The part of an RNA shown here (small-subunit ribosomal RNA, 5' domain) has 571 nucleotides and comes from a Candidatus Omnitrophota bacterium. The coordinates come from a structure-prediction model, not an experiment, and the mean pLDDT is 82. It was read from a public genome assembly. Rfam family: Bacterial small subunit ribosomal RNA.
[in-house]
Context: one part of a larger RNA
This record gives sequence, structure tokens and C1' cells, in this order.
RNA sequence: GAGUGAACGCUGGCGGCGUGGAUUAGGCAUGCAAGUCGAGCGAUCUUGAUAUUAUGAGGAGACCGACCUUCGGGAAGGUCAACGAGUAAUUUUGAGAUAGCGGCAAACGGGUGAGUAACGCGUGGGUAACCUACCUCAAAGUGGAGGACAGCUCCGUGAAAGCGGGGGUAAUACUCCAUAAUUCCCGACAAUUUAUGUUGUCGGGACAAAGAUGGCUUCUGUUUACAUGCUGUCGCUUUAAGAGGGGCCCGCGUCCUAUCAGGUAGUUGGUGAGGUAAUGGCUCACCAAGCCAAAGACGGGUAGCUGGCGUAAGAGCGUGACCAGCCACAUCGGGACUGAGAUACUGCCCGGACUCCUACGGGAGGCUGCAGUCGAGAAUCUUUCCCAAUGGACGAAAGUCUGAGGAUGCGACGCCGCGUGAGGGAUGAAGGCCUUCGGGUUGUAAACCUAUUUUAUUGAGGAGGAACGCUGAUAAGUUAAUAGCUUUUUAGCUUGACUGUACUCGAUGAAUAAGCCACGGCUAACUCCGUGCCAGCAGCUGCGGUAAUACGGAGGUGGCGAGCGUUACUC
Repeated sequence: GAGUGAACGCUGGCGGCGUGGAUUAGGCAUGCAAGUCGAGCGAUCUUGAUAUUAUGAGGAGACCGACCUUCGGGAAGGUCAACGAGUAAUUUUGAGAUAGCGGCAAACGGGUGAGUAACGCGUGGGUAACCUACCUCAAAGUGGAGGACAGCUCCGUGAAAGCGGGGGUAAUACUCCAUAAUUCCCGACAAUUUAUGUUGUCGGGACAAAGAUGGCUUCUGUUUACAUGCUGUCGCUUUAAGAGGGGCCCGCGUCCUAUCAGGUAGUUGGUGAGGUAAUGGCUCACCAAGCCAAAGACGGGUAGCUGGCGUAAGAGCGUGACCAGCCACAUCGGGACUGAGAUACUGCCCGGACUCCUACGGGAGGCUGCAGUCGAGAAUCUUUCCCAAUGGACGAAAGUCUGAGGAUGCGACGCCGCGUGAGGGAUGAAGGCCUUCGGGUUGUAAACCUAUUUUAUUGAGGAGGAACGCUGAUAAGUUAAUAGCUUUUUAGCUUGACUGUACUCGAUGAAUAAGCCACGGCUAACUCCGUGCCAGCAGCUGCGGUAAUACGGAGGUGGCGAGCGUUACUC
């Protein structure tokens, strides 16, 4: 000099873009962070429509009529009753909601760096030793049958968390049969390879499936409107290929320490078996006695690794915040289950520690997700808004969910930009300071005059981030079809958290806005007063003991400037 996820002191106008728990991987109140599908399924509830049955407030009208009568009639009350608001049950049907069964997702996304000196990471290879849900392409198929379990209902038990028993029900849940190969297994033959093998042909054997929804009447079946029919879409099963993803193995590289010199019995190798998607002491039985090490084994310490970042002319040295890739972890330790994939942060089981509830018998929990809180610390933010955009999960779709993400708030923590005014103005005013008392300096600085308005305040206008989606028309494909579905073109409608934001125009008025450090030398910048080896300063040299440009103050000057200085660390 440059740099920092910085902190501290003094000061502080605005904007843009970044960035912000480095210490206790310490403990956590509260809310949210993973759901979705009713176009897989049976129920239940709500709300319409529809038809039938029952009930039915009221009730035109008819009949009887105590009693009254002006003898015309009136009339309490009773009986029958067309019609009928409404109520209940059942049938069919539309819309909506959901606990449960079922499917997919939950293994992604998000956090942290405790552990790890390791094939963990980086780089280059191998897999003739492997797996792969969703997606794409291709081929073939999708026939028949059955028994359950939730929900529900009836009981029991417990303070609760919950648990147990009887009955009974659906499915794209579960089971069985059929069919089937270029799939798998066994055997034979042939070709080929550096290779335990690979490839081809033949024979025998084994193994699949599920439906949902829209439309139609050409064919089939019937009652004229439907399906067991046709057709479209989405699924399901088997096989083959691909893409993307992953597992395993190997060469090389990867900190300090010899005041760590020997280490190792599943240890090193073989045979056989088990296990795995797969090789292998990965595990086991038997056999052999190997294997590693001064090119540092083994032990100890420290540490996530990398792309990068800082510095430097480079070589190098230091470092691994943010962003991206990989790894590891999820209160501590262990274990498996489900699944294509986990030995699974907001799944399960067991054992510790801790916290909470309890009827004392027993239960519940896991912020190293986003906010937030306590603690420790020099030190690190909002218990905000939205799914509008980007992306993800589910869904046929509309859509739902998404603390991923997008925004916003706080902090001069960093970088960048802008402003705090501009021009004129000498009797060089006043005041301050110095003075040789003449004057000098602050200093065009101020006042004053002139114009301006970035910013500020206020008023008006006002983008862009919007693509999608829905409705209609149009053409093409599919088809028996002018349904339906898919795509093309086109018209209309609709979707913004930020936000009336960015930006533009007008009005007001110099109006709202400057500090910090230094001044002996290194090192740009000097005088006076106070102090008197005191008080103090200090990066080095050193200042201070009565004329201190080095301490403290003042005036002046220098440097940087919304910052300036100090401390810590790196080159």
C1' cells in the first nucleotide's frame, strides 16, 4: 500500500446493488416451513332439481246446527271437503365438502460444518462386476376368478395418549388361474476376446396386467336410448433402446509432528459358502503366514474438500464468508422397516441426557428450516407481504400446496453514484488569533447582489416485470362422424405481493444536509497560552526537569470526506 462476513470511538443527508450468528453442533415459548388427486374407491354431510308415498297449518264450497229473530234471515260450534304452504322417507340426478382405504410425492428443495487426513475431495480412467421411479422412442399385450381390511356399526377399557373385541363393505388395495417372449433359469453346440467371460443357434422349464373418463350410433347387441359395441384421452403389464441420475473400483494430487519407529490375527492371501443391484474378508468355515513401513507405516495434533477469493510483476504465500459442485450431520448412540431410491432434519423402534403433562398407572417432545427468544460474546437483522414472476410436488385440467423463491423492513457492514450549493462581491467590515504595535492572518471567506433547484417537501400523470389461463370462431389430424380430443391461426375477457413503485411534469424555497484525523523526523501541515521528568504522549526514533512546532487548549494549516481514525488478521 491492498484486503476483511469485521468490531470499537467520534460523526452521519439520499439512492442503487450486494451483504449480515465467524462465539455455545448451547437450550428453546409461539406461528408457519409437504402436500396433492373425488376423472382410483365405498361411505357420510350440505345444497338444488326430479318422481312416488305418508303427514299436513290453512281452507273455496257443501251439509247439520245450540241460540237470536223484524220470520226475510243471522249464527257460536260440529262433519265432509277440491286445493294446498310446509315436513319426513324413498328413487333418479347436478354441484360442493371431507375423516378413511388407495396412488404419487414426502430420499427433492432448505440448514449447518460437529465429525472426517479418507478413494472424503479434485482430476483422469474402468465397470467383461452394477441399479435406475417419473420422462422419451419402439414392439407386444390388457382374458377370467376369489377372499379380506379400514371407514361404518355394536360393545369393552384408560385421567389422557390411545388400545382391544364382535358384525359388515368398495377399489387402479390384495390373492389365484389363463396366455406370452427378443425376458429369466438349466443343458448342448459354434464363433470370438488380453480376461474370470462375451455373442449366436437349438432343446427343456419359469414368470404379467387395472381400470378411469369424454363423445358417438357406422358395425354388433337389444326395448331408441344405452353398452358388453365403436372411438378419443389418461392409465396398467412385459420386453428393448435412450436421456438424465446414482453405486463400486483404480492411477495421480491433497496440513503439522520422529520429543510418535515399528504396526497388524479378519490382520495378508487362498478354497468353499453366505450376502448384495454389483466386485470384494463385506461376513463365515477351513488352509497357509503373510501384509504395511525411513519415498515416514502406526500414533498424536489440526482441518469439511474444490471451483474460487485476497495479495503479488510473477513464482508464490494466505484463505475456503456470500454464489456453484461434492461429502458429512440432524438432541447423543444404535437398529432396521417402507420404497426405484433412505439406513430417512419436521418417518418408525430401542437405550441415554434434558424439557413438559399426569388421576402416579403412564404419556409427549427435538428450530444445524423461516421469523423470533434466552444464554455466552467485541459482534451479526422483521415473530412482515405474496405465490404476481422463476422453479418444484400432485392433478386430465381448473387449481391446491410451496418461510424454495420473489418482495419488504433493520444495520454506513461493503462497493458505486449524488448532494450539502453556483456566479459576482474590498472600506479587505465585525469578531477571533498573532504582533517588532506599523501591521499581519482568518479572507472572497461573510454580509450584500444576481440567477438556479439536483436533493427535500408537496401536487398531477404514470410504465415494465404478463407468459399463462378461460370463452368463442377458424383450419388440419384422428374417426363412421359436422361428437369428442390434439394442434394451427385469430377475436374477446381475466391474473401484480412489491405499488400508484421506477420514471416524467409542475409548485415552494438556498431552502432539508459536514465531519474526522493529523501537524518534531520518517510524513503533507506552525504559532501562542497552560503545565514543569508532573499531568501526559508514543508505530519507530523518542518528547516532558520554566521560553515544549512532540503533553493539554486555542487560532491557523494539511489530509481524507458521509465518512474519518483505532484495533485484530492476511499478502
The source organism's lineage runs through Bacteria, Pseudomonadati and Candidatus Omnitrophota.